[in-house]
Order: sequence, then structure tokens, then C1' cells
RNA sequence: GACGAUAAAAGCCAAACCUGUCGCGAGAUGGGGACGGAAAGCUAAGGGUCUUUUUAUUUAGUCAUAUAAAGAAAGCCGAGUUGCAAAC
Repeated sequence: GACGAUAAAAGCCAAACCUGUCGCGAGAUGGGGACGGAAAGCUAAGGGUCUUUUUAUUUAGUCAUAUAAAGAAAGCCGAGUUGCAAAC
């Protein structure tokens, strides 16, 4: 110096819920809040999940199933990539 795992220290992020704003919606974002997280940093062209609309099936009608398109989410799993500390 590099790699692995991780103690200590300094810190970091922020679930549910409440609330303002935006959106058809999933959800995003500001504030409060802390369930948890060693990447709970980033990436949506891997898999799965969710939303809206189209068409078809079914139904008295909804719901539901399938199809196509557009979107959401990285705190679902996996992958890529970047990063703090440094006992052992």
C1' cells in the first nucleotide's frame, strides 16, 4: 500500500406515524419522529412486487385473470459502482 472481516471512536442515514406541497395513482418532497441500517450512498437495461390506462375473458354489474404501454420503489432479493475509521 492492497484485500478480508470487524471492535472502538467520530459521525451518517431515517421505518411506521403526524403534517404541508405535488401526482389519476403507486409514490415523491419539506418539517416533526426513530423501527432499524456497515453502505438504509448512487444506479430501474437481472428477478420479483406495486400503480394507472388499453384490449380480451368472466359477471346483471363490480372484483378477478391475462395481454400491451407508461410509471413507482435501491429500506424485496441479486448485480455494478463509490465511500468513513482502523485495534485485530